[in-house]
Molecule: transfer RNA
Organism: bovine gut metagenome
RNA sequence: CGUAGCUCAGCUGGAUAGAGUGUUGGACUCCGACUCCAAAGGUCGCAGGUUCGAAUCCUGUCG
Numbered sequence: 001c002g003u004a005g006c007u008c009a010g011c012u013g014g015a016u017a018g019a020g021u022g023u024u025g026g027a028c029u030c031c032g033a034c035u036c037c038a039a040a041g042g043u044c045g046c047a048g049g050u051u052c053g054a055a056u057c058c059u060g061u062c063g
Stems, first nucleotide, its partner, number of pairs: 001063002005021004014052001023039005045061005
């Protein structure tokens, strides 16, 4: 250092956890590509603790 299949954001603890890319569907097209619209996809490595509230702080543990 570990957050979506991949690459990564996430401020001083407070929003419904997001972006790009990819995937799927639709529009467009003679067919594709491009572009546009939409959707799906997450135990925030795992287990505890603190707190009204943890991706965020503490401890242990795994890689």